[in-house]
This is a predicted structure of a 99-nucleotide RNA (Bacterial small signal recognition particle RNA) from an Actinomycetota bacterium. The model forms 96% of the base pairs in the Rfam consensus. The sequence was found by an Rfam model in a public genome assembly. Its Rfam family is "Bacterial small signal recognition particle RNA". Its family is annotated with signal recognition particle, plasma membrane targeting and SRP-dependent cotranslational protein targeting to membrane, signal sequence recognition in the Gene Ontology.

RNA sequence: AGUCAAGCCCUACGCGACAAAAUCUUGUGAACCGAGUCAGGGUCGGAAGGCAGCAGCUCUCAGCAGGCAGUUUUGGGUGCCGUAGUCAGUUUGACUGCC
Numbered sequence: 001a002g003u004c005a006a007g008c009c010c011u012a013c014g015c016g017a018c019a020a021a022a023u024c025u026u027g028u029g030a031a032c033c034g035a036g037u038c039a040g041g042g043u044c045g046g047a048a049g050g051c052a053g054c055a056g057c058u059c060u061c062a063g064c065a066g067g068c069a070g071u072u073u074u075g076g077g078u079g080c081c082g083u084a085g086u087c088a089g090u091u092u093g094a095c096u097g098c099c
Base pairs, nucleotide, nucleotide: 001096002095003094004093005092006091007090008089010085011084012083013082014081015079016078018075019074020073021072022071023070024067025066026065027064028063034059035058036057037056042051043050044049
């Protein structure tokens, strides 16, 4: 100096952790502008009954708060992870040649 191999570097794919968001779950959650049931009262009726319907109660939308686990999406100075690829550079080892 050259060749080969391996590592670092770069890229891609995959897997796993981490973070965020969503889903999930629990609670709460509408004076009226959600639903159901509608005391009282109102109203129609000769009556029997009917009609509308406030409060209350129940269920819930949006929203808010909490929560293990699981799932999904996204992210990167994540991982002495796995596979592959590509120039160059660098490191190590082996071989060859020259001085």